[in-house]
Transfer RNA from an uncultured bacterium, 73 nucleotides, folded computationally. The sequence was found in a public genome assembly.
RNA sequence: GCCAGCAUAGCUCAGUCGGUAGAGCGGUUCACUCGUAAUGAACAGGUCCUCGGUUCGAUUCCGAGCGCUGGCU
Numbered sequence: 001g002c003c004a005g006c007a008u009a010g011c012u013c014a015g016u017c018g019g020u021a022g023a024g025c026g027g028u029u030c031a032c033u034c035g036u037a038a039u040g041a042a043c044a045g046g047u048c049c050u051c052g053g054u055u056c057g058a059u060u061c062c063g064a065g066c067g068c069u070g071g072c073u
Base pairs, nucleotide, nucleotide: 001072002071003070004069005068006067010025011024012023013022019056027043028042029041030040031039049065050064051063052062053061
C1' cells in the first nucleotide's frame, strides 16, 4: 500500500429482510434468613463509533472518516 471483518448498557454479546433496542454477568432496592451466601422480584443504566446520503421513517441500506483485528504484498 491492497483486501476482509468488527464497533450496540460498566463487561461479554444478541437483535431487527428499515417502524418505540434486548439478554447474561455486574450495580441499587425489596423479599426470604437468627445472620450471611444462595434464590426470587423490581428498578436504574444506551448520542447503537463519527459525519453525510437515501427514505415518511436508519442501530439496520449506501458513501467517507477515525479506531481495533486478521490476511496479502